[in-house]
RNA sequence: CCACCGAAAGGGUAAAACCAGGGGAACCUGGCGGCACAAAGCUACCUGUCCAGUAAUGGAAAGAGGGGCUUGUCGAA
Repeated sequence: CCACCGAAAGGGUAAAACCAGGGGAACCUGGCGGCACAAAGCUACCUGUCCAGUAAUGGAAAGAGGGGCUUGUCGAA
């Protein structure tokens, strides 16, 4: 110095519920809240899931799993 790993420290994100708004819906935005997370950072490429539709298809979702990024904080055992 790098990798693995995940103690400590400094921090970070923010589930469900509730309130307001948007949408046909899934869901999204803001507030509140705090279940949890060492990538719960980003990405819809793959599988799966959800909504609309007779279907074709379109939309949603990254906190279901995988993949990707000249990804990323710290430094004990």

The prediction has a mean pLDDT of 88. c-di-GMP-I riboswitch aptamer from Geotalea sp. SG265, 77 nucleotides, folded computationally. Lineage of the source: Bacteria > Desulfuromonadia > Geobacterales > Geobacteraceae > Geotalea. Of the family's consensus pairs, 94% are formed in the model. It was read from a public genome assembly, where an Rfam model found it.